[in-house]
Context: one part of a larger RNA
RNA sequence: UGACGGGGGCCCGCACAAGCAGCGGAGCGUGUGGUUUAAUUCGACGAUACGCGAAGAACCUUACCAGGGCUUGACAUGUACCUGACCCCCAAAGAAAUUUGGGCUUCCUUCGGGACUGGUGCACAGAUGCUGCAUGGCUGUCGUCAGCUCGUGCCGUGAGGUGUUGGGUUAAGUCCCGCAACGAGCGCAACCCCUGUCGCCAGUUGCUUUCUCUGGCGAGACUGCCCUUAACGGGGAGGAAGGUGGGGAUGACGUCAAGUCAGCAUGGCUCUUACGUCCUGGGCUACACACACGCUACAAUGGGCAGUACAAAGGGUAGCUAAAGAGUGAUCUGGAGCUAAUCCCAAAAAGCUGUCCCCAGUUCAGAUUGGAGGCUGAAACUCGCCUCCAUGAAGGUGGAGCUGCUAGUAACCGCAGGUCAGCAUACUGCGGUGAAUACGUUCUCGGGCCUUGUACA
Numbered sequence: 001u002g003a004c005g006g007g008g009g010c011c012c013g014c015a016c017a018a019g020c021a022g023c024g025g026a027g028c029g030u031g032u033g034g035u036u037u038a039a040u041u042c043g044a045c046g047a048u049a050c051g052c053g054a055a056g057a058a059c060c061u062u063a064c065c066a067g068g069g070c071u072u073g074a075c076a077u078g079u080a081c082c083u084g085a086c087c088c089c090c091a092a093a094g095a096a097a098u099u100u101g102g103g104c105u106u107c108c109u110u111c112g113g114g115a116c117u118g119g120u121g122c123a124c125a126g127a128u129g130c131u132g133c134a135u136g137g138c139u140g141u142c143g144u145c146a147g148c149u150c151g152u153g154c155c156g157u158g159a160g161g162u163g164u165u166g167g168g169u170u171a172a173g174u175c176c177c178g179c180a181a182c183g184a185g186c187g188c189a190a191c192c193c194c195u196g197u198c199g200c201c202a203g204u205u206g207c208u209u210u211c212u213c214u215g216g217c218g219a220g221a222c223u224g225c226c227c228u229u230a231a232c233g234g235g236g237a238g239g240a241a242g243g244u245g246g247g248g249a250u251g252a253c254g255u256c257a258a259g260u261c262a263g264c265a266u267g268g269c270u271c272u273u274a275c276g277u278c279c280u281g282g283g284c285u286a287c288a289c290a291c292a293c294g295c296u297a298c299a300a301u302g303g304g305c306a307g308u309a310c311a312a313a314g315g316g317u318a319g320c321u322a323a324a325g326a327g328u329g330a331u332c333u334g335g336a337g338c339u340a341a342u343c344c345c346a347a348a349a350a351g352c353u354g355u356c357c358c359c360a361g362u363u364c365a366g367a368u369u370g371g372a373g374g375c376u377g378a379a380a381c382u383c384g385c386c387u388c389c390a391u392g393a394a395g396g397u398g399g400a401g402c403u404g405c406u407a408g409u410a411a412c413c414g415c416a417g418g419u420c421a422g423c424a425u426a427c428u429g430c431g432g433u434g435a436a437u438a439c440g441u442u443c444u445c446g447g448g449c450c451u452u453g454u455a456c457a
Base pairs, nucleotide, nucleotide: 001457002456003454004453005452007451008450009449010448011447012446013445015441016440019405020404021403022402023401026296027295028294029293030292031291032290033289034287035286042053043052064282065281066280067279068278069277070276073124077123078122079121080120081119082118084116088103089102090101091100092099093098106115107114108113126271127270129269130268131267135265136264137260138259139258140256142254147186148185149184150183151182152181153162154161155160166177167176168175192248193247194246195245197219198218199217200216201215202214203213222242225236226235227234228233298398302357303356304355305354306353307352308351314345315344316343319338320337324333325332326331364395369390370389371388372387373386374385375384411433412432413431414430415429416428417427
């Protein structure tokens, strides 16, 4: 000087408390461990791994396993020689890759050759093989916490200190005052984007005096004004908005030899008729079990049926697909319109109105299983999704313990998108309905500043 303390002081945070909804019990989905397996590819492991890489494993993906093939190679460049093709079509063998046979078949030219293709060699390619403890880049976490430093000066033999401590204050090393310090940098804040109010301009596909909407430009909020105060702060006026208005992007010096050689790049090492590469099939989907994260419920603030209302944000031409018709339905037929403020997806759902159920393992709940179908796709057996009929399991609100959330938030409700041929209870967004509680900082966890002890560095 740091670090640590079941030392002290001050302060903060959904950290506790006060509340609301959950998880932990059940069934199922997904991930992980374990076990099994020819293989169940690999990575991630307290917080900071476990709906994580994966924004979507039937083949492909795919890296794993079994079997069948190739060896200048699936891919790149150069060079020497040979060739005129390669591609495509047909036939045979084969699980395919591929092999064999047949057919078809280049361009320029100064005729020396050249371009291009294929073949044979040589250099080389190739590796999701190892090392994240050799690395770059990127990322997580402490933490959007308020800190981390420097120049000169001063103090100290020196390590170092001072500044950055102190008194107040703030979300903040924010600001004020004081001070052997005076200044400065990276952070904080502001500048950026969205949203809330108003004005002006423009506007078709939107609206039709106005208004709404879309786009652009501007105004407005700055403790500016009043009272108080050294400052900060407190109260008030006006205002759509008031003291950071709300949200986002933005992550200082560093820590964890944190994560990633499998996104990419890359040093070193290793393989080279194989640890490379092509193909078929299988596996990544196994199942006594354990954990993590979710979905659906256990019902009457509910369930069924009928009627009826109101969004936002998105996507669409190899696409979205209307009207009409068929079917109980998934879906099919159909083909209008739309390169989209025009047409379509599209029905929003909870809500409201009426009616049935009458507290039961039920008209709750829907797992599981049987049968019959539909869709995508060469192909749904391993291993997809959906529909209908039947079946109707556990489940009576869940131990210790744990999680999220302070306002348009939690909770409840649906909608869309990416991925994608098909497949969403996940993820990323969008709106609708819309709470309760916060006395307070003793305690738990994490953090900041000062101080104290130390045999630790």
RNAcentral holds the full RNA, with entries from SILVA. Predicted 3D model of a 457-nucleotide part of an RNA (small-subunit ribosomal RNA, 3' major domain) from a marine sediment metagenome. The coordinates come from a structure-prediction model, not an experiment, and the mean pLDDT is 83.